A computed fold for a 527-nucleotide part of an RNA from Paraprevotella clara, annotated as small-subunit ribosomal RNA, 5' domain. NCBI's taxonomy places the organism under Bacteria, Pseudomonadati, Bacteroidota, Bacteroidia, Paraprevotella. Rfam family: Bacterial small subunit ribosomal RNA. Gene Ontology terms of the family: structural constituent of ribosome and ribosome. The prediction has a mean pLDDT of 84.
[in-house]
Context: one part of a larger RNA
RNA sequence: GGAUGAACGCUAGCGACAGGCUUAACACAUGCAAGUCGAGGGGCAGCACAGGGUAGCAAUACUUGGGUGGCGACCGGCGCACGGGUGAGUAACGCGUAUGCAACUUACCUAUCAGAGGGGGAUAACCCGGCGAAAGUCGGACUAAUACCGCAUGAAGCAGGGGCCCCGCAUGGGGAUAUUUGCUAAAGAUUCAUCGCUGAUAGAUAGGCAUGCGUUCCAUUAGGCAGUUGGCGGGGUAACGGCCCACCAAACCGACGAUGGAUAGGGGUUCUGAGAGGAAGGUCCCCCACAUUGGUACUGAGACACGGACCAAACUCCUACGGGAGGCAGCAGUGAGGAAUAUUGGUCAAUGGCCGAGAGGCUGAACCAGCCAAGUCGCGUGAAGGAAGAAGGAUCUAUGGUUUGUAAACUUCUUUUAUAGGGGAAUAAAGUGGAGGACGUGUCCUUUUUUGUAUGUACCCUAUGAAUAAGCAUCGGCUAACUCCGUGCCAGCAGCCGCGGUAAUACGGAGGAUGCGAGCGUUAUCC
Numbered sequence: 001g002g003a004u005g006a007a008c009g010c011u012a013g014c015g016a017c018a019g020g021c022u023u024a025a026c027a028c029a030u031g032c033a034a035g036u037c038g039a040g041g042g043g044c045a046g047c048a049c050a051g052g053g054u055a056g057c058a059a060u061a062c063u064u065g066g067g068u069g070g071c072g073a074c075c076g077g078c079g080c081a082c083g084g085g086u087g088a089g090u091a092a093c094g095c096g097u098a099u100g101c102a103a104c105u106u107a108c109c110u111a112u113c114a115g116a117g118g119g120g121g122a123u124a125a126c127c128c129g130g131c132g133a134a135a136g137u138c139g140g141a142c143u144a145a146u147a148c149c150g151c152a153u154g155a156a157g158c159a160g161g162g163g164c165c166c167c168g169c170a171u172g173g174g175g176a177u178a179u180u181u182g183c184u185a186a187a188g189a190u191u192c193a194u195c196g197c198u199g200a201u202a203g204a205u206a207g208g209c210a211u212g213c214g215u216u217c218c219a220u221u222a223g224g225c226a227g228u229u230g231g232c233g234g235g236g237u238a239a240c241g242g243c244c245c246a247c248c249a250a251a252c253c254g255a256c257g258a259u260g261g262a263u264a265g266g267g268g269u270u271c272u273g274a275g276a277g278g279a280a281g282g283u284c285c286c287c288c289a290c291a292u293u294g295g296u297a298c299u300g301a302g303a304c305a306c307g308g309a310c311c312a313a314a315c316u317c318c319u320a321c322g323g324g325a326g327g328c329a330g331c332a333g334u335g336a337g338g339a340a341u342a343u344u345g346g347u348c349a350a351u352g353g354c355c356g357a358g359a360g361g362c363u364g365a366a367c368c369a370g371c372c373a374a375g376u377c378g379c380g381u382g383a384a385g386g387a388a389g390a391a392g393g394a395u396c397u398a399u400g401g402u403u404u405g406u407a408a409a410c411u412u413c414u415u416u417u418a419u420a421g422g423g424g425a426a427u428a429a430a431g432u433g434g435a436g437g438a439c440g441u442g443u444c445c446u447u448u449u450u451u452g453u454a455u456g457u458a459c460c461c462u463a464u465g466a467a468u469a470a471g472c473a474u475c476g477g478c479u480a481a482c483u484c485c486g487u488g489c490c491a492g493c494a495g496c497c498g499c500g501g502u503a504a505u506a507c508g509g510a511g512g513a514u515g516c517g518a519g520c521g522u523u524a525u526c527c
Base pairs, nucleotide, nucleotide: 001527002526003525004524006523007522008521009520010519013379014378015377016376017375019372020371021337026335027334028333030332031331032330035078036077037076040075041074043071044070047069048068049067051064052063053062054061055060085290086289087288094215095214096213097212098211099210100209101208104207105206109203110202111201112200113199114198115197117151119149120148127140128139129138130137131136157183158182159181160180161179164175165174166173167172188195189194216262217261218260223253224252228250229249230248231247233245234244235243265287266286267285268284269280270279271278272277292313293312294311295310296309315326316325317324318323343369345368346367347366351365352363353362354361355360382413383412384411385410392404393403394402395401396400418464419463420462421461422460423459427454430451431450433448434447435446436445437444438443439442471516472515473514474513475512476497477496478495482511483510484509485508486507492499493498
């Protein structure tokens, strides 16, 4: 000198764009953060409407009413493994980079081929009853399905056998078969437009696994290791493998640093530097790990699952003392810790996600708004003229000069900004619904209607009037900027040298000056 997720002191007009618990992975009140589908199903708690009944001349009132719209709860499907948070652990194939899988999986999506025949038994909800303070739970009876289970059919799938051909990278891989044996599937809905279901192949996407190289410090850590190293066989897995198991052998790693200890998420990147390097890993993106602590599996295409389950532990809460409930490292917010870090806001309008045929629903993702000079950039606090060089202040060699200083006053001008009054967006090129048309029959085109949180915001115009807007640090040398007064080794200053003991440009005040400027200094850290 540069830099910062900064803090502190003094000061403070505005806007845009970015940023905002670095500490206690400490504890959490409250609300919200993952639902959706009635075009899978039985139904009907609540709402609304036909219809019926009673009273009444009628309006109307009461009642009934799964018949209809729709729909709480329930069965079922898909999603909840994404998105969002945090960095505790991890020195590791965790990450980065480059390869490999002849050892693998992949729901939804795309393409192609083939298929969907005929049956069965349950169960929730509802109803009845029991237990319990509650959380909840048990029994009986009834019922449906795209829920569940047999049977049939079936191959290019899977498993096995026989012969044929081709290839390689060792284990091996591929192909054609009129070859042969065995096994394995399905679900319907409907407004008739379609949407679904089963098997197989290929693709796309997403993952899994293995390997070479790189990846902090300590030798005042030198030996470490029994599933340990390898093999045969088996189990398990989507798949390879001591991943697990039985048996056999005695190996394996290590001064090219094993083992142990300490520290730490990694990278893209960021800061600095002429570079080489050094330092950092906050925001954004990719990967990993975690979800009070530890463990376990279930479901599923995918989890060993933040807002799922079970067990154990600590903590908090409820209790009728028998027993139960909970998990903000989601968004806000609270307490605590700390030098220190924001609102218990708005909207699904856009972008994206899930569900749905769609309309649509949900979405603290996201987009916005609020707070904070905490950063970067931009704008302003006026411009031109103006010497009686005014008054006042300060100072000197003191009837006077110098300085503050063109500074002020005064004259002319402007109106960014401010205040007031008017006008007023883009973001919707898109999409939904209606109508019409084209052809490739589910796509496209035309037209029309409608959808805007932010927002009456940005922006524009008019009026008023210099009007609403300057500080902070320093002035001995380094280092730009000097005098007077006070103090008298005191009070104090200080980054280093050092200053102060009666003429202090170094302390305190004043005047003046210098630097930067809505900031300026100090502290901390890095280069």